Predicted 3D model of RNase P RNA and transfer RNA as a complex of 467 nucleotides. Rfam match: Bacterial RNase P class A. By type it is a ribozyme.

RNA sequence: GGAGCCGGCGAGGUGAUCGCGGGCCGGGCGCCGCAAGGCGCGCGGUCCGAGGAAAGUCCGAGCUCCCAAGGGCAGGGUGCUGGCUAACGGCCAGUCGGGGCAACCCGAAGGAAAGUGGCACAGAGAACAGACCGCCGGCGCAAGCCGGCAAGGGUGAAACGGUGGGGUAAGAGCCCACCGCCCGCCUGGUGACAGGCGGGGCACGCCAAACCCCACCCGGAGCAAGACCGAAUAGAGGGGUGCCGCCGAAAGGCGGCCGACGCGGCCCGCGUCGCGCAAGACCCCCGGGUACUGGUCGCUCGAGGCCCGCGGCAACGCGGUGCCCAGAUGAAUGAUCACCGGCCGCGCAGGGCAACCAAGGCGGCAACAGAACUCGGCUUACUGCCGACUCCGACG
RNA sequence: GGCGCCGUAGCCAAGCGGUAAGGCAGAGGUCUGCAAAACCUCCAUCACCGGUUCGAAUCCGGUCGGCGCCU
Numbered sequence: 001g002g003a004g005c006c007g008g009c010g011a012g013g014u015g016a017u018c019g020c021g022g023g024c025c026g027g028g029c030g031c032c033g034c035a036a037g038g039c040g041c042g043c044g045g046u047c048c049g050a051g052g053a054a055a056g057u058c059c060g061a062g063c064u065c066c067c068a069a070g071g072g073c074a075g076g077g078u079g080c081u082g083g084c085u086a087a088c089g090g091c092c093a094g095u096c097g098g099g100g101c102a103a104c105c106c107g108a109a110g111g112a113a114a115g116u117g118g119c120a121c122a123g124a125g126a127a128c129a130g131a132c133c134g135c136c137g138g139c140g141c142a143a144g145c146c147g148g149c150a151a152g153g154g155u156g157a158a159a160c161g162g163u164g165g166g167g168u169a170a171g172a173g174c175c176c177a178c179c180g181c182c183c184g185c186c187u188g189g190u191g192a193c194a195g196g197c198g199g200g201g202c203a204c205g206c207c208a209a210a211c212c213c214c215a216c217c218c219g220g221a222g223c224a225a226g227a228c229c230g231a232a233u234a235g236a237g238g239g240g241u242g243c244c245g246c247c248g249a250a251a252g253g254c255g256g257c258c259g260a261c262g263c264g265g266c267c268c269g270c271g272u273c274g275c276g277c278a279a280g281a282c283c284c285c286c287g288g289g290u291a292c293u294g295g296u297c298g299c300u301c302g303a304g305g306c307c308c309g310c311g312g313c314a315a316c317g318c319g320g321u322g323c324c325c326a327g328a329u330g331a332a333u334g335a336u337c338a339c340c341g342g343c344c345g346c347g348c349a350g351g352g353c354a355a356c357c358a359a360g361g362c363g364g365c366a367a368c369a370g371a372a373c374u375c376g377g378c379u380u381a382c383u384g385c386c387g388a389c390u391c392c393g394a395c396g
Numbered sequence: 397g398g399c400g401c402c403g404u405a406g407c408c409a410a411g412c413g414g415u416a417a418g419g420c421a422g423a424g425g426u427c428u429g430c431a432a433a434a435c436c437u438c439c440a441u442c443a444c445c446g447g448u449u450c451g452a453a454u455c456c457g458g459u460c461g462g463c464g465c466c467u
Base pairs, nucleotide, nucleotide: 001392002391003390004389006387007386008385009384010383012340013339014338015337016336017335018334020049021048022047023046024045025044026043028041029040030039031038032037051368055379056378058377059376060375061374062373063222064221065220066219070268071267072266073265075218076217077216078215079214080094081093082092083091084090095109096107097106098105099104110213111212115211116210117207118206119205132153133152134149135148136147137146138145139144161179162178163177164176165175166174180202181200182199183198184197185196186195187194188193226297227296228295229294235286237285238284239283240282241281242257243256244255245254246253247252258274259273260272261271262270263269275280304323307320308319309318310317311316342365343364344363345362346361350357351356397466398465399464400463401462402461403460406420407419408418414450422438423437424436425435426434443459444458445457446456447455
């Protein structure tokens, strides 16, 4: 100097002028009200005002409503081990496998000896298979026929352990050594797993991001959730209000069956209603109106963040100090100027044999993007700087 | 803001692990004196990027685009 790899930090700064959204304080004007007070509009002061991804909405929660979130089926998700966490498909530490010369990185990584299914074309044969070429033996003049073999060739993504030796007519785990595989035991480790010893000639191809099996997790919807107020307002539309027993003087209560409805897939289970002589009333369904996409709350202080100490390899936890950090609703967070800083280009003086370098100076540039109930993650988009490490080359 | 669905040729579309059907349109050819009709032939990055698999339009993840619903 080049290439790479890992981690961290920032997202220009300061000042002036003008402007925007919100909180608090002070004071003014107007309206309402008997009053206390409330509402609206200016003014002054003070404080705050986008992000590392606010994004995609891919996971997980809080919160709200449906019932308090119960059991089973169906459905969905996750999937090496241990830990962290409110929770997670996230994070940390490890194991095993894979990639890279290396720094380092990646892995949806349970089960294929529970069952079902698939493996196109090619090929003799594709799952307890098989003989096309070939090798060997016999017969035959020969073509060839019969038998043995699966080492070599060929096909294929994949051909029923691999290498070497012995053995044989030729061969073959047929036998032996090593490697691989399976089974058992021992040692270490919380565990995934690792190491060792012994046994077995080998039985068990691949696919579960195919069905499935095993283990664990998941009720549904979403702040347009939901609550209140205003505005608006034809419903002679439909269904249900039943039975039995016990207690009680009665009102009523309890239990069982039944009916309607609800618990946003189904069943169980649970809950509400079942009044009255009647008119009616109550519950549920259906239909209509309201059209401002009305107002207020939810709405921002929270599993919050900074610093310090302690525990832990770490993720993280515990304790202390002190902080308040956007809440808008056609939706604010901006514009201009100056100076300083960053990067790029040009270039006067100067330097250099030259290419060129270049203080001061001049000009230009500055990414991705933008809160909308709030958090924890992941993923995607994108800019600059710093540090550690690895490999290569050159020079000393 | 939240939730759901879809993407195959210019258009309509089938196919859901094994060479991507078909129709309309378009281009070329045969036939004809010239046309029409008819017949033959051609026309596909399966939205894009990765992964699983021997093999992906199809299965899984991400990105982009389009459509619908809610008060």